[in-house]
RNA sequence: AGCCAGCCGGGUGACCGCGGCCGGGCCGGACCCGGUCGAGGAAAGUCGGGGCUCCGCAGGGCAGGGUGCUGGUUAACGGCCAGUCGGGGCGACCCGCAGGAAAGUGCCACAGAAAGCAGACCGCCGAUGGGUGCCGAGAGGUGCCACAGGCAAGGGUGAAACGGUGCGGUAAGAGCGCACCAGCGCCCGGGGUGACCCGGGCGGCUCGGCAAACCCCACCCGGAGCAAGGUCAAACGGGGGAGGGGCGGCCCGUCCGAUCUCCCCAGGUAGACCGCUCAGAUGGAUGGUCACCCAUCCGGAUCCGGCGACGGACCGGUGGACAGAACCCCGCUUACAGGCUGACU
Numbered sequence: 001a002g003c004c005a006g007c008c009g010g011g012u013g014a015c016c017g018c019g020g021c022c023g024g025g026c027c028g029g030a031c032c033c034g035g036u037c038g039a040g041g042a043a044a045g046u047c048g049g050g051g052c053u054c055c056g057c058a059g060g061g062c063a064g065g066g067u068g069c070u071g072g073u074u075a076a077c078g079g080c081c082a083g084u085c086g087g088g089g090c091g092a093c094c095c096g097c098a099g100g101a102a103a104g105u106g107c108c109a110c111a112g113a114a115a116g117c118a119g120a121c122c123g124c125c126g127a128u129g130g131g132u133g134c135c136g137a138g139a140g141g142u143g144c145c146a147c148a149g150g151c152a153a154g155g156g157u158g159a160a161a162c163g164g165u166g167c168g169g170u171a172a173g174a175g176c177g178c179a180c181c182a183g184c185g186c187c188c189g190g191g192g193u194g195a196c197c198c199g200g201g202c203g204g205c206u207c208g209g210c211a212a213a214c215c216c217c218a219c220c221c222g223g224a225g226c227a228a229g230g231u232c233a234a235a236c237g238g239g240g241g242a243g244g245g246g247c248g249g250c251c252c253g254u255c256c257g258a259u260c261u262c263c264c265c266a267g268g269u270a271g272a273c274c275g276c277u278c279a280g281a282u283g284g285a286u287g288g289u290c291a292c293c294c295a296u297c298c299g300g301a302u303c304c305g306g307c308g309a310c311g312g313a314c315c316g317g318u319g320g321a322c323a324g325a326a327c328c329c330c331g332c333u334u335a336c337a338g339g340c341u342g343a344c345u
Stems, first nucleotide, its partner, number of pairs: 001345002004342005010293007018038008040322001044333002047331005052225004064221005069083005084098001085096004099216002104214002106210003121155002123151003128148002130145006163181006182206002184203008229274004238265006245259001247257003250253001294320001297317004302313004
């Protein structure tokens, strides 16, 4: 200088104040006094999973969604641990949305001849066929043209162009042939639980990429959420019963209807309580002020060390980030001044 892991993230005191609980004043409420307890590493985002609650549900399948290297771990997870492979870094170490592209379909912008039954712009060749000149009696030989045609070495385009280098070969060329290297497939041996790794042999096989496109394969998945949900339960209204005076009706009664008072019932609105916790509020407490100390930063004409940059002492000033529980738990992600410890490069 860097890299990884773990931890802390102001302290003490005084005064004032807030919420819960306990005790006392007073048996209870209210109030007062005393004691005791009272936010975080993330309480945050509400992203994943679980507990809990209500609704739904015979079993199986389809649709839909999620996860996706391997082995473990967990109540569960898309988490964690260890490893494999790929990429980055000199390194400690970091990062990875890491199954399948010979099941099928689709896509590959621009540029470019051609981007998936590959293809030819410049270029190379023109052996063979064709045209034509010369030599030759002829057979034929030898030039020229670049018409048919052959080629893909070189140039050029692109993120990507059907292996790379060399030798041979050829008219020019090409895995066309060969050697080595790289990749792929198959086989064998060894190591590992496994992903996979190491070694050897064979086959010219050299038939890109995208699945964060549809899709295929394997595994998993009911829905809604504490405003879930539960208990008690006014008023108004409804149903039933009893009683009383007067009113209305008629088939005039031990009748019917409406009205008044009281009682009972169902439902469950307002409201209250539970859910709600060794922080536990329910309009939501956990705070404020002051003093001293400490970290930090700034200044200093003083003192000490040093050639010096500077370091230490002292004095004065500054002054602690991100952030505030709301049913609980396990994770993830994000924010964070500053400091401490340990391992490693």

Bacterial RNase P class A from a soil metagenome, 345 nucleotides, folded computationally. The sequence is in RNAcentral, with records from MGnify. It matches the Rfam family "Bacterial RNase P class A". By type it is a ribozyme. Its mean pLDDT, the model's own confidence on a scale to 100, is 78.